[in-house]
Context: one part of a larger RNA
RNA sequence: GCCUACGAGUUAUCUUCAAUAGCAAGGUUAAUUGACUCAGUCAAAGAGCCGAAGCGAAAGCGAGUCUUAACAGGGCGUCGAGUUAUUGGAGGUAGACGCGAAACCAAGUGAUCUACCCAUGGUCAGGGUGAAGCUGUGGUGAAACACAGUGGAGGCCCGAACCGGUAAACGUUGAAAAGUUUUCGGAUGAACUGUGGGUAGGGGUGAAAGGCCAAUCAAACUUGGAAAUAUCUCGUACUCCCCGAAAUGCCUUUAGGGGCAGCCUUGGAGUUAAGUGUUAUAGAGGUAGAGCUACCGAUUGGAUGCGAGGGUUUCACCGCCUAUCAAUUCCUGACGAACUCCGAAUGCUAUAACAUAUAUCUAGGAGUGAGGCUAUGGGUGCUAAGGUCCGUAGCCGAGAGGGAAAUAACCCGGACCAUCAGCUAAGGUCCCCAAAUGUAUGCUAAGUUGUUCUAACGAGGUCGAACUGCACUGACAGCUAGGAUGUUGGCUUGGAAGCAGCCAUUCAUUUAAAGAGUGCGUAACAGCUCACUAGUCGAGCGGUUCGGCAUGGAUGAUAAUCGGGCAUAAGUAUACUACCGAAGCUAUGGUAUCGAAUUUAUUCGAUAGGUAGGGGAGCAUUCUAACGGCGUAGAAGCAGUUUGGCGAUGAACUGUGGAGCUUUUAGAAAAGAAAAUGUAGGC
Numbered sequence: 001g002c003c004u005a006c007g008a009g010u011u012a013u014c015u016u017c018a019a020u021a022g023c024a025a026g027g028u029u030a031a032u033u034g035a036c037u038c039a040g041u042c043a044a045a046g047a048g049c050c051g052a053a054g055c056g057a058a059a060g061c062g063a064g065u066c067u068u069a070a071c072a073g074g075g076c077g078u079c080g081a082g083u084u085a086u087u088g089g090a091g092g093u094a095g096a097c098g099c100g101a102a103a104c105c106a107a108g109u110g111a112u113c114u115a116c117c118c119a120u121g122g123u124c125a126g127g128g129u130g131a132a133g134c135u136g137u138g139g140u141g142a143a144a145c146a147c148a149g150u151g152g153a154g155g156c157c158c159g160a161a162c163c164g165g166u167a168a169a170c171g172u173u174g175a176a177a178a179g180u181u182u183u184c185g186g187a188u189g190a191a192c193u194g195u196g197g198g199u200a201g202g203g204g205u206g207a208a209a210g211g212c213c214a215a216u217c218a219a220a221c222u223u224g225g226a227a228a229u230a231u232c233u234c235g236u237a238c239u240c241c242c243c244g245a246a247a248u249g250c251c252u253u254u255a256g257g258g259g260c261a262g263c264c265u266u267g268g269a270g271u272u273a274a275g276u277g278u279u280a281u282a283g284a285g286g287u288a289g290a291g292c293u294a295c296c297g298a299u300u301g302g303a304u305g306c307g308a309g310g311g312u313u314u315c316a317c318c319g320c321c322u323a324u325c326a327a328u329u330c331c332u333g334a335c336g337a338a339c340u341c342c343g344a345a346u347g348c349u350a351u352a353a354c355a356u357a358u359a360u361c362u363a364g365g366a367g368u369g370a371g372g373c374u375a376u377g378g379g380u381g382c383u384a385a386g387g388u389c390c391g392u393a394g395c396c397g398a399g400a401g402g403g404a405a406a407u408a409a410c411c412c413g414g415a416c417c418a419u420c421a422g423c424u425a426a427g428g429u430c431c432c433c434a435a436a437u438g439u440a441u442g443c444u445a446a447g448u449u450g451u452u453c454u455a456a457c458g459a460g461g462u463c464g465a466a467c468u469g470c471a472c473u474g475a476c477a478g479c480u481a482g483g484a485u486g487u488u489g490g491c492u493u494g495g496a497a498g499c500a501g502c503c504a505u506u507c508a509u510u511u512a513a514a515g516a517g518u519g520c521g522u523a524a525c526a527g528c529u530c531a532c533u534a535g536u537c538g539a540g541c542g543g544u545u546c547g548g549c550a551u552g553g554a555u556g557a558u559a560a561u562c563g564g565g566c567a568u569a570a571g572u573a574u575a576c577u578a579c580c581g582a583a584g585c586u587a588u589g590g591u592a593u594c595g596a597a598u599u600u601a602u603u604c605g606a607u608a609g610g611u612a613g614g615g616g617a618g619c620a621u622u623c624u625a626a627c628g629g630c631g632u633a634g635a636a637g638c639a640g641u642u643u644g645g646c647g648a649u650g651a652a653c654u655g656u657g658g659a660g661c662u663u664u665u666a667g668a669a670a671a672g673a674a675a676a677u678g679u680a681g682g683c
Base pairs, nucleotide, nucleotide: 001683002682003681004680005679006678011094012093013092014091015090016089017088018087019086020085021084022083023082026050027049028048032044033043034042035041036040054061055060064076065075066074067073097235098234100232104225105224106223107222108221109220115199116198117197118196119195120194121193122192123191124189126158127157128156129154133150134149135148136147137146138145162186163185164184167182168181169180170179201217203213204212205211238618239617240616241615242614243613248261249260250259251258252257262368263367264365265364266363267362268361269360274358275356276355277354278353279352280351281350282349283348289342290340291339296336297335301331302330303329307325308324309322310321311320312319371396372395373394374393375392376391377390378389379388380387401412402411403410416590417589418588419587421586422585423584427580428579429578430565431564432563436577438576439575440574441573442572443571449567457552458551461549462548463547464546465545466544467543468542469541470540478536479535480534481533482532484509485508486507489503490502491501515530519528520527591608592607593606594605595604596603597602598601619672621669622668623667624666625665626664628662629661630660637656638655639654640653641652642651643650644649
């Protein structure tokens, strides 16, 4: 992992509601006793319980009563239905749908492991170092002291046994639930070790690590309380039909749990139809917008300049001045969620008409109380987030189908079933791939299109539109020629001559035209060129603005790509036609639910996506009762085929098997498995 078996809303009692049955202002017996056909049934038994009257704390009064001074007001009542039983839904109490803690308490069992202690024994190869003391000699007044020898101390040194466990590798379903190899520490000591004994669980023992107390220790193990408790996790078993949520508000030692309300479902009630939509009319309101010499606040520029500061004058006052600040007023521009002289749309309220069929109350049963995305109005944040918090709508949740390559939420559209029928939606029509290599007119040359997305800014890309200037009295571009003189203007300067810099009524002359000079150049000149003019040529040439499509800007981490192939249209813009395309709509047939009608078994109409959840109808299993039935001429079981039923499942036949089985109608449940890291067995 698979297979087989087992495996989870039960039982008792009380309460409440519904259905059914009995009796009814009443209903009903319990224990117990008696009888009998004695696991039982029938009868008696009215104790008791519920109801028929309530109110008040009570005395008490009573269809009333309590409060109160009250005959007021108010509270609770009165205006007739209960009760007993059975079945079912739900709740309380019990283990209470099943499995699951870590823990707590009690009584016991453990020191054969290990910690420490007590008693009594045992063990430590070999080598090294050489303390005290003693003896001798020297030394002294005597000592101290020095040297030599002797001696054999030490938690001394090196190193086996023994004890340990430093480092690394291996091992890590091991040879081993802690080891092996190499290496390493101690090795006469606070050493190691044998045997016997002691200390026990909030206790021991601990050279102290929360260590150790039998492979278990921040409180051992065994049994019991005990099915502890678990607002938590997981699991919870057949079918079909009808309806169908919520992820919100308030409160919560509450936030992943609850209570009440909201939303769902089933039954009942009932009316001046109270619900919803559209249209019309009448209203309340201060949002969007707008505005502000209409308030409050903030505010651009200008004018005015109270007042303040600074300077000046002066002994001081009075004065004077000002690129300073600045009140008020005027002109001008403009802002505000907590500004408003104003002010919509939508929404809301009311009335009427029309359309539709809900709305409300009540009783039983719930689930939900983590929501999410998109669009839009906002707060918060960075006008960040697949962020967060509200409002409105849709969708997902609980929604399949088609499109967007794939893709809960986007676009289209809501799946009762069947069909080798048709029409469409979104989206598409070259191939993958169903349908146009469609029509008309443009644009694009970038494979732009077609990266998931892109800007500021740049650019004689190209197409279009508008306005405007020049032009056959010859434009624009090219070519040829001129481009001069006063003058090297003045100043400055070493120099400054059109061209370093400064100044200027940058003037004047000759001219077809020619700047006191547009740029290059020189040390300064020179030189080249431009403006400007003539000739040549011969038809259009410039400028500004706006729009379309392209272009640069353009950068991401493993190899690229529009879904791919590929495409100059099969890209893109506008217009049009045809076709494809879904579980949409239609057609044909069928099933079910609800409503209506009548001819009472038909017709018509509507409906049938669905999680949590509510309701309804059934199938199967085991046993019991009753009436039947089948079976050695072959029961159950097993296997196959055919067949009925929407389905759970039923039937027939054949084979196998070899002795019991079962329809129908009722009843009772140890009553349905794919999941619980489920339990046991097998493989």
This is a predicted structure of a 683-nucleotide part of an RNA (large-subunit ribosomal RNA, domain II) from a sediment metagenome. Model confidence (mean pLDDT): 84 of 100. The RNAcentral record of the full RNA draws on SILVA. It matches the Rfam family "Bacterial large subunit ribosomal RNA". Its family is annotated with ribosome and structural constituent of ribosome in the Gene Ontology.